[in-house]
Context: one part of a larger RNA
RNA sequence: GGCGCACGGUGGAUGCCUUGGCACUAGGAGCCGAUGAAGGACGGGACUAACACCGAUAUGCUUCGGGGAGCUGUAAGUAAGCUUUGAUCCGGAGAUUUCCGAAUGGGGAAACCCAAUCAGUUUAACCGCUGAUUAUCACUAGGGGAAUACAUACUCUAGUUGAAGGUAGACGUUGUGAACUGAAACAUCUAAGUAGCAACAGGAGCAGAAAGAAAAAUCGAUUCCCUAAGUAGCGGCGAGCGGACGGGGAACAGCCCAAACCAAGCUGCUUGCAGUUUGGGGUUGUAGGACUGAACAUUUGAGUUACCAAAGACCUUGAUAGUCGAAGACGUUGGGAAACGUCGCCAUAGGGUGUGAGAGCCACGUAGACGAAAUCAAAGUCCCUCAGUUCAGGAUCCUGAGUACGGCGGAGCACGUGAAAUUCCGUCGGAAUUUGCGGGGACCAUCCCGUAAGGCUAAAUACUCCCUAGUGACCGAUAGUGGACCAGUACCGUGAGGGAAAGGUGAAAAGCACCCCGGAAGGGGAGUGAAAUAGUUCCUGAAACCGUGUGCCUACAAGUAGUUAGAGCCCGUUAAUGGGUGAUAGCGUGCCUUUUGUAGAAUGAACCGGCGAGUUACGUUAACAUGCAAGGUUAAGGUGGAAAGACCGGAGCCGUAGCGAAAGCGAGUCUGAAAUGGGCGACUAAGUAUGUUGAAGUAAACCCGAAACCAGGUGACCUACCCAUGUGCAGGCUGAAAGUGCGGUAAUACGCACCGGAGGGCCGAACCCGUGUCUGUUGAAAAAGGCUGGGAUGACGUGUGGGUAGCGGUGAAAUUCCAAACGAACUUGGAGAUAGCUGGUUCUCUCCGAAAUAGCUUUAGGGCUAGCCUCGGAUGAAUCAUCAUGGAGGUAGAGCACUGUUUGAACUAGGGGCCCGUCAUGGGUUACUGAAUUCAGAUAAACUCCGAAUGCCAUUGAUGUGUUAUCCGGGAGUCAGACGAUGAGUGAUAAGAUCCACCGUCGAAAGGGGAACAGCCCAGAUCACCAGUUAAGGUCCCUAAAUAUAUGCUAAGUGGAAAAGGAUGUGGAGUUGCACAGACAACUAGGAUGUUGGCUCAGAAGCAGCCACCAUUUAAAGAGUGCGUAAUAGCUCACUAGUCGAGUGAUUCUGCGCCGAAAAUGUACCGGGGCUAAGCAUAUUACCGAAACUGUGGGUGCCACGUAAGUGGCGCGAUAGGAGAGCGUUCUAUGGGCGGUGAAGCCAGAUCGUAAGGACUGGUGGAGCGCAUAGAAGUGAGAAUGCCGGUAUGAGUAGCGAAAGAUCAGUGAGAAUCUGAUCCACCGAAUGACUAAGGUUUCCUGGGGAAGGCUCGUCCACCCAGGGUUAGUCGGGACCUAAGGCGAGGCCGAAAGGCGUAGUCGAUGGAAAACAGGUUGAGAUUCCUGUACUAGUUAAACUUGUUUGAACAAUGGAGGGACGCAGAAGGCUAAACGAUCCGGACGAUUGGAAAUGUCCGGUCAAGCAGUGAGGUGUGAGAUGAGUUAAAUGCUUGUUUCUUUAACAUUGAGCUGUGACGAGGACCGAAAUUUAAGUAGGGAAGUCGUUGAUGUCACGCUGCCGAGAAAAGCUUCUAGUUAGAGUUUAAUUACCCGUACCGCAGACCGACACAGGUAGUCGAGGAGAGUAUCCUCAGGUGAGC
Repeated sequence: GGCGCACGGUGGAUGCCUUGGCACUAGGAGCCGAUGAAGGACGGGACUAACACCGAUAUGCUUCGGGGAGCUGUAAGUAAGCUUUGAUCCGGAGAUUUCCGAAUGGGGAAACCCAAUCAGUUUAACCGCUGAUUAUCACUAGGGGAAUACAUACUCUAGUUGAAGGUAGACGUUGUGAACUGAAACAUCUAAGUAGCAACAGGAGCAGAAAGAAAAAUCGAUUCCCUAAGUAGCGGCGAGCGGACGGGGAACAGCCCAAACCAAGCUGCUUGCAGUUUGGGGUUGUAGGACUGAACAUUUGAGUUACCAAAGACCUUGAUAGUCGAAGACGUUGGGAAACGUCGCCAUAGGGUGUGAGAGCCACGUAGACGAAAUCAAAGUCCCUCAGUUCAGGAUCCUGAGUACGGCGGAGCACGUGAAAUUCCGUCGGAAUUUGCGGGGACCAUCCCGUAAGGCUAAAUACUCCCUAGUGACCGAUAGUGGACCAGUACCGUGAGGGAAAGGUGAAAAGCACCCCGGAAGGGGAGUGAAAUAGUUCCUGAAACCGUGUGCCUACAAGUAGUUAGAGCCCGUUAAUGGGUGAUAGCGUGCCUUUUGUAGAAUGAACCGGCGAGUUACGUUAACAUGCAAGGUUAAGGUGGAAAGACCGGAGCCGUAGCGAAAGCGAGUCUGAAAUGGGCGACUAAGUAUGUUGAAGUAAACCCGAAACCAGGUGACCUACCCAUGUGCAGGCUGAAAGUGCGGUAAUACGCACCGGAGGGCCGAACCCGUGUCUGUUGAAAAAGGCUGGGAUGACGUGUGGGUAGCGGUGAAAUUCCAAACGAACUUGGAGAUAGCUGGUUCUCUCCGAAAUAGCUUUAGGGCUAGCCUCGGAUGAAUCAUCAUGGAGGUAGAGCACUGUUUGAACUAGGGGCCCGUCAUGGGUUACUGAAUUCAGAUAAACUCCGAAUGCCAUUGAUGUGUUAUCCGGGAGUCAGACGAUGAGUGAUAAGAUCCACCGUCGAAAGGGGAACAGCCCAGAUCACCAGUUAAGGUCCCUAAAUAUAUGCUAAGUGGAAAAGGAUGUGGAGUUGCACAGACAACUAGGAUGUUGGCUCAGAAGCAGCCACCAUUUAAAGAGUGCGUAAUAGCUCACUAGUCGAGUGAUUCUGCGCCGAAAAUGUACCGGGGCUAAGCAUAUUACCGAAACUGUGGGUGCCACGUAAGUGGCGCGAUAGGAGAGCGUUCUAUGGGCGGUGAAGCCAGAUCGUAAGGACUGGUGGAGCGCAUAGAAGUGAGAAUGCCGGUAUGAGUAGCGAAAGAUCAGUGAGAAUCUGAUCCACCGAAUGACUAAGGUUUCCUGGGGAAGGCUCGUCCACCCAGGGUUAGUCGGGACCUAAGGCGAGGCCGAAAGGCGUAGUCGAUGGAAAACAGGUUGAGAUUCCUGUACUAGUUAAACUUGUUUGAACAAUGGAGGGACGCAGAAGGCUAAACGAUCCGGACGAUUGGAAAUGUCCGGUCAAGCAGUGAGGUGUGAGAUGAGUUAAAUGCUUGUUUCUUUAACAUUGAGCUGUGACGAGGACCGAAAUUUAAGUAGGGAAGUCGUUGAUGUCACGCUGCCGAGAAAAGCUUCUAGUUAGAGUUUAAUUACCCGUACCGCAGACCGACACAGGUAGUCGAGGAGAGUAUCCUCAGGUGAGC
């Protein structure tokens, strides 16, 4: 280390439970609000953070009832109280009810700010405080009142007046109105008048008493249900859409005006008419009414709902609190009795819950009975209130007008423009008047029905935020609401919006006193308890995962890890041929999905647990079951009841008769003039209702999954552009125009010098940007850092406040940006869009079992029909195989007779060349060509004179113990196929290529062989066996079986990879030479002469080359086969002789071999060893060898026989798929059981069953649970990159986020990290100081150390407790306005709403009064000291005024406020520096130094008074006009006089004072448990230099882009009218902010994050400089 066992940890499944949900039933209720709602903010308790309750009368107040002993909520604690003089508590009615909110006095960033009027209060007075009122619109009434006389507009006041706003995510009516989707595309159509948005209403709403429906001589308002009916119809006549009449039910209810006519009042004038108001009258279709005439009668009817006017009393019942309410004991077990046992009792009560376990008799209750001071609801009665009816007459009058209707354009009706009626809208036309008019599906006629153009109307119907009571074959903590728990919470987002997790100690806290260890946490004892392994996220306590101990095994071993055999060791059982382990051996490449095919290196899963997918409704169809049957059956509804499946209910549906287009006829009918016909029927007759199951349809329809489309909202805190108002840019350089002077010109021009200071100028910091590169890339950072770069007075950067919004905005334009993803944002909804696509789809067994083909398809990975499968029924051999017989045919082959192609030869017409030629139509000739013909030889898928084998068709044929076949109906799957053999095509007679035909296997098939290896060979697995026989293939070893037999071959490890080509390898069979007259080979000898042949050549002699290649001698010898030489020479061959003595050459066919033969990790081309057979060929015998066959036993399906038992026969591989039978889970009913002497769940075990599964025993556990038979389903998990939770692995690995620390001391349980000290180091235009935004207590003190802090921690921006922010003058409000917002009236618009006047808000701007010092642990322009100022009020004194008018003064008129940029020069100051000057402290130990030594310091405001560099402006009188009234003001015109140096105004600074003060280097106590450089004392205070970006001041100069508004302020009058002013003194002065961080550890970036963040001050040396380096003050040493 592996397996097993035992014991733990972690974790939170399972079981049990339920406070919470879900779905319904019955009854109630169906609104609240200006008398201030809903909803909130802030408060209220002795201690109080939250919830609940309440409101300054605040955990409550009053009163009327109930109730009767304790109470002060959750909440357990302490304190303090209340209560029988009746508390707490419950109910009715009241009171109070801060602030916000319609919000309503004005404003506003909701819960805040600021008022006015009247009254009250307070003060010496102002300031302040309290109460009430003060919004808008509509209506009514009244007052005032324009242009304009009346009037109207307008305006003011009042009202016992009303509206507004909320909600319930429901129901209703109306306006507006999508898209996805379906149509397999899409446009009419559909989805759908749906979703959404908007307005309005009610408990309901809408509709509604016929100008109706119809076709019966009918019905009689509306609404809703069943049916009619998926019918009639509509419809790219596609997808789809879809009535009405009639019938059955629920509920029922009818009325009022306008008009005619009459009367009264008023108005007008034309004086008898018209108009108007009120009252009467009157309301309809067999027309009615008015009108005229006549008759009768106060009976009766109705009512607080409409009609239709309207108040009260009594009684009853009910609601909102409550009351009474029967009956049990003992024993046993136990911690506990309700269990069990025994004996009782009650019951109009045996529903339910609780009580220490199952309780009729213990408690609360239940059945039953009773009850209300007060409020409310309903029924009834009384009182009361209202109302005339009928007849006759038929002259006259009335009976709803820009209406009905028509044309055109639309919409709605089931009805898409159609023949299109009926209804509605827009527009243009436009009637009739009861002898009228409308309708009856174009239209016309007849007939019938009705009476439009005014209005009201309950019930039956729809829904449920809510209250009460109850129910469930609903859930039980991953379920059920998102939410059982302090949940719409935490958290995320700018926002709209999104949105969790999280239940259980015990009967009772009896929640562990006390002791021990430890700093604590924690643990060990002790104790409580039935139990502590029930000890506080505590019932049970599974698995993953992590451990401890132990039995067996394990260090030569190669491993999908199991399985089969099995020794040894250990143990001892549900007693079984036991259990654990497992040396060794054989065999053996996971699961799923998708595929022709996967171990696949194709997909998916880290592991474990829980959750997770064919459901439901409706109609249809088939099978089965049941009832009734020529019939079957009810629907809505009613009765009833407990939410009944009971009983009524026959409307309707299906069937019983068909045929025809129909009229119609009918066992027939149609066709037709007519059928002897023909079609469809009858003859041959079973349905219907309900249930279960299969299937398709409509619905989301098995589950998960888009990218998209549309509707309504939310976003410009990022970013783009724009608007308003502010602000920033060190320093250096260059030197335009203009100007001045001189020269020059007729004058210009032009030149030179000076001055000047322009510029999308130059260099370069801050600032902005982002060129290149490196780093970073699970970062420090979701875009940065280092170095290097670009712009840096401009088309510049930036702050604050605003604007533009998705069918859009914005865009110096890139498809850029619009909150870290933009070719169309985000968010919610339509919505479960759709997905011919991918993935997933959960228990078992049995029987059968495919396809990958055809046709069609905007079709090719989809579908439909057919083919092939299955189940049921019918027919009953119709099927199949072989044989026989008879047929059709044109393939293989063959052939060349046809059609083509084609070689040679012969023959030759014709043509060409040459020659002859009288130049004729001639002749001859030929290495030329050559048709036809003949001979020989070929060739073809689209040639055939021929022509098989197979296959195919047929036969009432034969045989076959062999199997089907066809039809009808239900259900499918399949339409990607693969390889092998054969026959073809394509291709290259390439492909593991592709496409057909036919067969086989795989697919869907395991077993044996082929080393391994879907498709090859053998063979088709029902189960068992330690039986036998074989197939393919094998028999030396691995490895079962022959080291078999016989005869050959091979020598190459050929076997055990390959070609052209090559070779004297070797065996066999031939053919043909030479050979005893001596072959072949070898050895010995010869191989000569003419001649060096000739030519050529420098030479060429056999042998560079050319030509020739003769002759002689010979046994034989080439004018030479090679080597060789410069050329000769030399060696050799051919040829010959001798020696030797028997075979030796050439060639053809063939068996087996050889060479040809080079690749990458390693032999590696027999499976290995190895083999000379254990190779190859032929023949023979034996054996091995499979899940084949056989044997024995068992199971099961079908068939036959049989009454049955049973017997026999044939079967039982299997994917998609069809059919059948079962197991288990949850709940229900009935029956019968188990359980504290221990249920469920969990753990373990060697048990049973053919499987899913079922028992039993022990342990744990501590309260519920099985069984049988039926029923109902949220019913079975391993996979969906599934969801949620837990736990591993990687791994003690990466990392610990820019940077300097060291030493000593202290504290402490513990110190690198905390504190102190001493050194050292860093920043220093910051890493210092102030401040806006933002944050919101982080600030200070004391304590703590679990978690946070990337280590540590005694420390902290962490946790706990306490404390801390002081204003007339600072900032904001009580002042003003900009951009922009809102907006009375108003204009516009389907609605919502948009715009905008008067106004009113809105700073980033205008206006406006305080400085210095000190002080705390933490606050200061706020407190204190000192010195000021602003605006009021009062008093005193003085001055002035009161009709001889002081003073104030508009909401009116004016002025002013009031404005750009750049540049240059000057004044001044801040600040810094220097000093031989002043003061203080220190000051020798030595080479020298008391010094011109070293160090430190030498300061001060506002206000008041004076002065003041400079800048700017110009007077007085008269008169005219304008200024919406007026003006003495202002603007402007004319005119007269006068004036250039004063005046006025502004103005930084300086001087004095403030200051006899403050501060100040330095000196420096006492004291204690704690608080010291503390209290206290206190010197000098001069001179000079430099000098700003500050200030004078946008003042001046220049320039072009020409540079806010309003108020405060001054002035004028309209106007007001008695006080006012100055000085002094006193007094008043409201609300909000104020701590702390603020370039950062406190803000924005998820972090204690190398990023970002507006403005102000900003020292010294060097330097142009705010660059850069070093340093002050000050800060820091970076959390390993």
Record summary:
The prediction has a mean pLDDT of 84. The part of an RNA shown here (large-subunit ribosomal RNA, half A) has 1680 nucleotides and comes from Furfurilactobacillus milii. The organism belongs to Furfurilactobacillus, within Bacteria. The sequence was found in a public genome assembly.